This is a predicted structure of a 476-nucleotide part of an RNA (small-subunit ribosomal RNA, 5' domain) from Synechococcus sp. IR11. The prediction has a mean pLDDT of 86.

[in-house]
Context: one part of a larger RNA
RNA sequence: GAUGAACGCUGGCGGCGUGCUUAACACAUGCAAGUCGAACGGGUGCUUCGGCACUAGUGGCGGACGGGUGAGUAACGCGUGAGAAUCUGCCUUUAGGAGGGGGAUAACAGUGGGAAACUGCUGCUAAUACCCCAUAUGUCUACGGAUGAAAUGGUUUAUUCUGCCUGAAGAUGAGCUCGCGUCUGAUUAGCUAGUUGGUGGGGUAAGGGCCUACCAAGGCGACGAUCAGUAGCUGGUCUGAGAGGAUGAUCAGCCACACUGGGACUGAGACACGGCCCAGACUCCUACGGGAGGCAGCAGUGGGGAAUUUUCCGCAAUGGGCGAAAGCCUGACGGAGCAACGCCGCGUGAGGGAGGACGGCCUGUGGGUUGUAAACCUCUUUUAUCAGGGAAGAAGAUCUGACGGUACCUGAUGAAUCAGCAUCGGCUAACUCCGUGCCAGCAGCCGCGGUAAGACGGAGGAUGCAAGCGUUAUCC
Repeated sequence: GAUGAACGCUGGCGGCGUGCUUAACACAUGCAAGUCGAACGGGUGCUUCGGCACUAGUGGCGGACGGGUGAGUAACGCGUGAGAAUCUGCCUUUAGGAGGGGGAUAACAGUGGGAAACUGCUGCUAAUACCCCAUAUGUCUACGGAUGAAAUGGUUUAUUCUGCCUGAAGAUGAGCUCGCGUCUGAUUAGCUAGUUGGUGGGGUAAGGGCCUACCAAGGCGACGAUCAGUAGCUGGUCUGAGAGGAUGAUCAGCCACACUGGGACUGAGACACGGCCCAGACUCCUACGGGAGGCAGCAGUGGGGAAUUUUCCGCAAUGGGCGAAAGCCUGACGGAGCAACGCCGCGUGAGGGAGGACGGCCUGUGGGUUGUAAACCUCUUUUAUCAGGGAAGAAGAUCUGACGGUACCUGAUGAAUCAGCAUCGGCUAACUCCGUGCCAGCAGCCGCGGUAAGACGGAGGAUGCAAGCGUUAUCC
């Protein structure tokens, strides 16, 4: 000098930030991902019989983003620079196409099972759900051939918009490979059997021992392999003249994780925080047969701890999902609340005022000091209180503001509402008296205290900072 700090004493205001560093401990409750009726059949309600509104289900898109955490990871994980054997929904550009046919199924109805979660059977029905045939710029090819698509749907006053399929290109995003860099320990010296390489095969979007069969016997290592410990990495941050050292909260990029372990499904994308399956631990419900759950989302609770906030308001703005739109959803976000936790700013008055008042303290009893300090006079009103007015932020002509009757402006009142903390032996700015008597105590180091202690305790005074001041901890 610095801090995501804590503790002690004290505490007026504002702006901007920051706020579980410990138990990746366990979680009550609410909310945090939906949306589309302009894909579909049905149902309910209303109806001016034109239609309108709401909707469980089928279907589409989105739940792979956004938000959290840092457990694991010493690794192509990250940083940086190269690369080739890849994929990419929505978006943009461009070239074409959409011919014919079919069978189901949920909802619903009926009937069962179950305490519940849920579920069986029978029957009916729709689609932008599903399937078959045809066609083809594509793909594969031993050049014979093989393979391979669609919804002409929805909507409108309007062939008005929008959607479906295939190819090519772009953009974006993602997967993969390599060079270099990336903590400590040798009181860890040898490590390795899919191990290292090859061939055939499989697998993947894609290269590859990625997997498999066979063959060869390789590969790594004192330029530190292996093992052990510790740790998310970076832009940055703190310090320092720099070199360097330390660090990785907030913000931004990347990675990893989502009760613990494993697995795949769907999908353009996941091996998926608020999806599924299995196993385990834990908690809850149960009619004991069986079921339900996962805050390292936002609040909040218990626990741990020196220690870290409200079960708040709003979608007005920015952004995201869905939708043709209106709009709906959004604990992202925008705000408010709490905390001197930090930085910055402001105030607690200004000028005059000596009989240097009273009181306190000291004293050599003359006086000195507190001290222009107070009183008193004049003034101001930042701030405070009250009253009146009152935004920008809205993009978009109208309308739309959570914050908020906030910021700000005007007026009134009256010095009014507002100062502490640490230190005073030397280092180190600041000194006397009383008490105590190696006691009580102080202390960062040196050291003080055993009867005149500038070092302990109190008082007066002084010094330093100041809404803070000290202490402790850690880094340079």
Background:
The source organism's lineage runs through Bacteria, Cyanobacteriota, Synechococcales, Synechococcaceae and Synechococcus.